[in-house]
Context: one part of a larger RNA
RNA sequence: CGCAGGAGACUUGAAGAGGUCUGACCUUAGUACGAGAGGACCGGGUCGGACGGACCUAUGGUGUACCAGUUGUCGUGCCAGCGGCACCGCUGGGUAGCUAAGUCCGGUUUGGAUAAGUGCUGAAAGCAUCUAAGCACGAAGCCAGCUCUAAGAUUAGGUCUCCCGUAUCCAGCUUCGGCUGGAUCCUAAAGGGCCCUGGAAGAUUACCAGGUUGAUAGGCGGCAGGUGUAAGCGCAGCAAUGCGUUCAGCCGAGCCGUACUAAUCGCCCGUGCGU
Numbered sequence: 001c002g003c004a005g006g007a008g009a010c011u012u013g014a015a016g017a018g019g020u021c022u023g024a025c026c027u028u029a030g031u032a033c034g035a036g037a038g039g040a041c042c043g044g045g046u047c048g049g050a051c052g053g054a055c056c057u058a059u060g061g062u063g064u065a066c067c068a069g070u071u072g073u074c075g076u077g078c079c080a081g082c083g084g085c086a087c088c089g090c091u092g093g094g095u096a097g098c099u100a101a102g103u104c105c106g107g108u109u110u111g112g113a114u115a116a117g118u119g120c121u122g123a124a125a126g127c128a129u130c131u132a133a134g135c136a137c138g139a140a141g142c143c144a145g146c147u148c149u150a151a152g153a154u155u156a157g158g159u160c161u162c163c164c165g166u167a168u169c170c171a172g173c174u175u176c177g178g179c180u181g182g183a184u185c186c187u188a189a190a191g192g193g194c195c196c197u198g199g200a201a202g203a204u205u206a207c208c209a210g211g212u213u214g215a216u217a218g219g220c221g222g223c224a225g226g227u228g229u230a231a232g233c234g235c236a237g238c239a240a241u242g243c244g245u246u247c248a249g250c251c252g253a254g255c256c257g258u259a260c261u262a263a264u265c266g267c268c269c270g271u272g273c274g275u
Stems, first nucleotide, its partner, number of pairs: 001152001005163007015149004021049007033038001051106005059100004066093005071086006110144003117137004164274001165185001167184007186272001191269004195211005216262003219258005225251003232245005
């Protein structure tokens, strides 16, 4: 821009893409078959492999904004306590998120038309013949069925809902219902955007949740969760250190709550019933 008014939702599915995998074991059955050796079809069941999708409860990984321990050195006047630097200094753990090696799930069943092949009926050719007419079967393959995208499918689809002057004057036409053109006045809808707070959405954009009639983010409170018992003081010990206060203190992303802070006030687009 189009989809013959504009808008908000929900959809149909032309077409396209993906997927379609496979093993072992048990049983049927040591049966059929076979002199024996050996050893099934068909059917039923169990457990896997690789691949794919989703997910993070559990198992782990990561987790440079969390906690603790600790070395050297510098600073904070000194002690104590902290802080800087040294690969995040090193070490031990670890929430959310992300993640696999982890968890869950998937391929099925089925229908249609067929290939090789197997047949029925059956002539040409009194027989025979699956084929010439006709009819029936028959594959991991083909078309559907399953998943995803999808109306720019210009053949531009469908459904529901919402919104907007049947204003005045003049001219022309008129099937007298109105129509067309011009001017004037009035109007600015439904809805969308800008802007802002943000997001398990994201390069930007888009998408989604919100913008005071508000829990969108931050803060704060509580909880979960992590670390593992802070500092100070007291006691014991010459001291290192230990014990008590203390399952303490600190605490990123999680959950619930709470308007304290910031989403203020506003502006713009979009017209008037639609060849």
Molecule: large-subunit ribosomal RNA, domain VI
Organism: marine eukaryotic metagenome